Record summary:
The RNA shown here (TPP riboswitch aptamer (THI element)) has 110 nucleotides and comes from a Pseudomonadota bacterium. It was read from a public genome assembly, where an Rfam model found it. The source organism's lineage runs through Bacteria, Pseudomonadati and Pseudomonadota. Its mean pLDDT, the model's own confidence on a scale to 100, is 75. Its Rfam family is "TPP riboswitch aptamer (THI element)". Rfam links the family to the GO term thiamine pyrophosphate binding. The literature on the family includes a 2002 paper in J Biol Chem by Rodionov et al., "Comparative genomics of thiamin biosynthesis in procaryotes. New genes and regulatory mechanisms".

Order: sequence, then structure tokens, then C1' cells
RNA sequence: UCUUGAUGCUAGGGGUGUCCGUCGAGGCGGACUGAGAGCCCGAAAACAUCGGGCAACCCUCCGAACCUGAUCCGGAUGACACCGGCGUAGGGAAGCGCGAGAGUCACGGU
Repeated sequence: UCUUGAUGCUAGGGGUGUCCGUCGAGGCGGACUGAGAGCCCGAAAACAUCGGGCAACCCUCCGAACCUGAUCCGGAUGACACCGGCGUAGGGAAGCGCGAGAGUCACGGU
């Protein structure tokens, strides 16, 4: 100087689904996948929506964390982004340390 990340701190980004049983309802119990399906508050209103806060988890440009496409397509399932396609598509949130590798130069020794 270039490449790189097993990683630390701070800052930031993101998602929180599907079904079964029970109860008049609120709710409660349970099952599946997964890193993560959690808790609290408010609004409005009638079974469902929106917003905010906290916690955990994941991700931060060699970025598939996550969003759009999507009320998508194929295969499974009790059901579902459950699996695959889409996807060499489009978007998407960083700084400093601490390391690892390669090369070059200078000095010293042999």
C1' cells in the first nucleotide's frame, strides 16, 4: 500500500407469521417453521387495523437482514414466504478499533 473478517465499541436498519382447541367475548392453552413469531401503552372500532416504547435476534455496501414485484408461479402442508422459483431484477442501514494474508521500500545483521 492492497485485500480481507473469527471479532469489539458506538450509531443505525429490519421483521414479529400460520393454524388447532376452549370460552358469550376479552382472553387462555397448544402445534409448525425459523436466528428471531415476545412484552407494554394508546387510538379507533367490532375480531380486525394503525402508531409508539422496551427486550431478544439478525443485518449494515463482497449489503438475500429486510422491502417491492406479490391477492405472483411450481411443490408440499392442518395452514402459512413451509421449500423452491422470481434473483447475475429493483431498492436497502457505517464509522473507528482489533486482527489475518500478500506485496513494496528503508535501516540493521549475516